[in-house]
RNA sequence: GCGCGGGUGGCGAAACUGGCAGACGCAUCACCUUGAGGUGGUGACGGGGGCAACCCCUUGGAGGUUCAAAUCCUCUCCCGCGCA
Repeated sequence: GCGCGGGUGGCGAAACUGGCAGACGCAUCACCUUGAGGUGGUGACGGGGGCAACCCCUUGGAGGUUCAAAUCCUCUCCCGCGCA
């Protein structure tokens, strides 16, 4: 240099044909259980605004297509594999 695969919460990871982003697991927090802890159970768990209802932003970055993009297109950064 060329080709292929990948980048999504704090971490791993899913998302089929473009249609509620983050299922599921881990971690964390609260409560129950315990003498205390562990295990187990229930609930919560991206960021910002708001008294609340609710609103805005978020899939490496920047553009584009579309009513609608993690998903399609272009450029670009990073990681892995192969070829030379």
Transfer RNA from a Candidatus Yanofskybacteria bacterium, 84 nucleotides, folded computationally. Its Rfam family is "tRNA". Rfam links the family to the GO term triplet codon-amino acid adaptor activity. The literature on the family includes a 1997 paper in Nucleic Acids Res by Lowe and Eddy, "tRNAscan-SE: a program for improved detection of transfer RNA genes in genomic sequence". The sequence was found in a public genome assembly. NCBI's taxonomy places the organism under Bacteria, Bacteria candidate phyla, Candidatus Yanofskyibacteriota.